Record summary:
A computed fold for a 475-nucleotide part of an RNA from an uncultured prokaryote, annotated as small-subunit ribosomal RNA, 3' major domain. The full RNA is in RNAcentral, with records from ENA. Its Rfam family is "Bacterial small subunit ribosomal RNA".
Context: one part of a larger RNA
RNA sequence: UGACGGGGGCCCGCACAAGCGGUGGAGCAUGUGGUUUAAUUCGAUGCAACGCGAAGAACCUUACCCAGGCUUGACAUGUAUGGAACUCAGGGUAAUGCCUGGGGUGCCCUUCGGGGAGCCAUAACACAGGUGCUGCAUGGCUGUCGUCAGCUCGUGUCGUGAGAUGUUCGGUUAAGUCCGGCAACGAGCGCAACCCUUGUCUUUAGUUGCGACCAGGUAAUGCUGAGCCACUCUAAAGAAACUGCCGACGUAAGUCGGAGGAAGGUGGGGAUGACGUCAAGUCCUCAUGGCCCUUAUGUCUGGGGCUACACACGUGCUACAAUGGGCGGUACAAAGGGCAGCAAACUUGCGAGAGUGAGCGAAUCCCAAAAAGCCGUCCUCAGUUCGGAUUGCAGUCUGCAACCCGACUCCAUGAAGUUGGAUUCGCUAGUAAUCGCGCAUCAGCCAUGGCGCGGUGAAUACGUUCCCGGACCUU
Numbered sequence: 001u002g003a004c005g006g007g008g009g010c011c012c013g014c015a016c017a018a019g020c021g022g023u024g025g026a027g028c029a030u031g032u033g034g035u036u037u038a039a040u041u042c043g044a045u046g047c048a049a050c051g052c053g054a055a056g057a058a059c060c061u062u063a064c065c066c067a068g069g070c071u072u073g074a075c076a077u078g079u080a081u082g083g084a085a086c087u088c089a090g091g092g093u094a095a096u097g098c099c100u101g102g103g104g105u106g107c108c109c110u111u112c113g114g115g116g117a118g119c120c121a122u123a124a125c126a127c128a129g130g131u132g133c134u135g136c137a138u139g140g141c142u143g144u145c146g147u148c149a150g151c152u153c154g155u156g157u158c159g160u161g162a163g164a165u166g167u168u169c170g171g172u173u174a175a176g177u178c179c180g181g182c183a184a185c186g187a188g189c190g191c192a193a194c195c196c197u198u199g200u201c202u203u204u205a206g207u208u209g210c211g212a213c214c215a216g217g218u219a220a221u222g223c224u225g226a227g228c229c230a231c232u233c234u235a236a237a238g239a240a241a242c243u244g245c246c247g248a249c250g251u252a253a254g255u256c257g258g259a260g261g262a263a264g265g266u267g268g269g270g271a272u273g274a275c276g277u278c279a280a281g282u283c284c285u286c287a288u289g290g291c292c293c294u295u296a297u298g299u300c301u302g303g304g305g306c307u308a309c310a311c312a313c314g315u316g317c318u319a320c321a322a323u324g325g326g327c328g329g330u331a332c333a334a335a336g337g338g339c340a341g342c343a344a345a346c347u348u349g350c351g352a353g354a355g356u357g358a359g360c361g362a363a364u365c366c367c368a369a370a371a372a373g374c375c376g377u378c379c380u381c382a383g384u385u386c387g388g389a390u391u392g393c394a395g396u397c398u399g400c401a402a403c404c405c406g407a408c409u410c411c412a413u414g415a416a417g418u419u420g421g422a423u424u425c426g427c428u429a430g431u432a433a434u435c436g437c438g439c440a441u442c443a444g445c446c447a448u449g450g451c452g453c454g455g456u457g458a459a460u461a462c463g464u465u466c467c468c469g470g471a472c473c474u475u
Base pairs, nucleotide, nucleotide: 005475007474008473009472011470012469013468015464016463019427020426021425022424026318027317028316029315030314031313032312033311034309035308042053043052064304065303066302067301068300069299070298073127077126078125079124080122081121082120083119086103087102088101089100090099091098107116108115109114129293130292132291133290134289138287139286140282141281142280143278145276150189151188152187153186154185155184156165157164158163169180170179171178195270196269197268198267200239201238202237203236204235205234206233209229214225215224216223242264245258246257247256248255249254320420324379325378326377327376328375329374330373336367337366338365341360342359346355347354348353386417391412392411394409395408396407397406433456434455435454436453437452438451439450
C1' cells in the first nucleotide's frame, strides 16, 4: 500500500422481510455423473458446467467402433506426358474403389504445322493432410465480479523512503452526480448524454393501406365507381421535458409538494461493460509457436455407435381437477415467413393426409384456426367424462432408406399421480401468473428447447435487526 475480520460507522441490491407462483414427491422430455459397451467421439465442472458448444446425430453430419479399400492422396501449388470438357451402357461389389465398351469434339490466337486458357487422366518428386497433444507457449473471441462506481495520470506540496495528497470531510445523487469546504490545481478512462425502440402532437406523402362525405350494388362485406387522404395506418422530417414555472426547506447542490401536460424529475425498454480479477473457458469456429503421425493419428466406403441403463443430480413439460373437463355456437391480436416456396377454393378420407390447383417473389395472395374469453349445455367430487404414461392393431407423410433410431393419425388399452420432507428458485407493473401465435436451424424430426410477438392481467414492500453479494470511510 492492499487484502481479510463471527471489528466499528454509513449506504445499496428481489439480499432479507411483505406477497404471488414454482422446485424438491409422480409420469415423461432433455442434459450430466456413474455404470455398461467393439464404440457408447470430444469439450464444458461452485456461483460463472449440467434444454451448455449442438439455431435440428436415421445415412450424411461424425470427430468414435468394426469391416473392406487408397497412398502425391478427398484438397492446394509447381514440373513432365497424353487427352477437350462431358456423357451413355454393361460387368462386378455390402458399398466405394475397380474392369470393359461406345458417343463426343467447344473457347482464344494461328504462318493451318501448331500454340494458349480451362478441365481430365497418368508417373515421379517437392509436398499435401491431421477435430492428433499442449488454452500452463499464444492471438482473437467469451464468461464473471458488475452497468458495480469506481480506476488512474500530469504538475505542485508533504514524507529519508515505500508512499501520501488530489479521490479524504459536510451535504446530495442512480452515479468519483453535483455543491460547499480543503495544499492542492487540472486532466483521462468509466457515469450521464449523443444511438435504436416505445408513449403525445404537427408537417410531408397516399398505394397494395383507409373509409367520414356522394353514388351504385349485395343476404352481407370498401364489394364497386367517382372522389378524398378527414380518420386509422405506414415512414421520413420536426416539435415536446429542461426541476423550465409556483410554493416550502436549504449558503448551494438539491429534496418535498403543486400546476400545466400524452409523458415529471434517468418517462418505459434496449444497445453500450472502465483499470483489472479468476494461469477462468475455447488449439473441436478460425489463426498460430513447439511437439507428434506420414502405405497412417491422413483419406474413401458399408454397417454400427453418439439414442445403452441397477442407479444419482440439474433444467423443463404434463398433471393431480369444478376458478375444472367434454360438446356446440360466437368475438378480438401482434410480430413474422413464403418460388426446389406459401398454397386458397373444390373433391375425397373419421383423421394424419391425398387429388386438383386460383392467387402471390407479396401493406395486394397464402401460411392463418389466434387461444384463454363470452353464450348455451352435460358431468357433481369419484382415481372420476380428472390424468394421460405404457402397450396392441391399422395407417399417413418426409426421405435412396424410418429394424437399431423419425414425426403425426385412428381404434383399443388407461400406469403413477389426491398438491409433494428437509430444502430451494423467480418476480416490484403491463411485471408475476396465465393464454395462444410466429421464426431460425430444417427433406423430415425426437422443440416440452431457444429467440421473438401480442391477449388477459394481479398481490405486496412496515422496514434494514438478521442471511447473501457489493460500495465508501475507519481500526